[in-house]
Molecule: transfer RNA
Organism: Minisyncoccota bacterium
RNA sequence: GCCCCCAUAGCUUAACGGAUAGAGCACAACCCUGCGGAGGUUGGAAUGAAGGUUCAAUUCCUUCUGGGGGCA
Numbered sequence: 001g002c003c004c005c006c007a008u009a010g011c012u013u014a015a016c017g018g019a020u021a022g023a024g025c026a027c028a029a030c031c032c033u034g035c036g037g038a039g040g041u042u043g044g045a046a047u048g049a050a051g052g053u054u055c056a057a058u059u060c061c062u063u064c065u066g067g068g069g070g071c072a
Base pairs, nucleotide, nucleotide: 001071002070003069004068005067006066007065010025011024012023013022018055027043028042029041030040031039048064049063050062051061052060
């Protein structure tokens, strides 16, 4: 330099173009407990950036950013 893949919550991840973007772990509050842990209930928290297509984009297209891999 060229090509391919990936990017969603603090972490791991789901979502035929249409549902309030769903879950596990973690976190907070409460219950439970003599205190903690375990357990139970509830809650907060996410689509890398900018454009385009579309009635509608996490999803499709382009560019960029970051990460991984291959070739030279």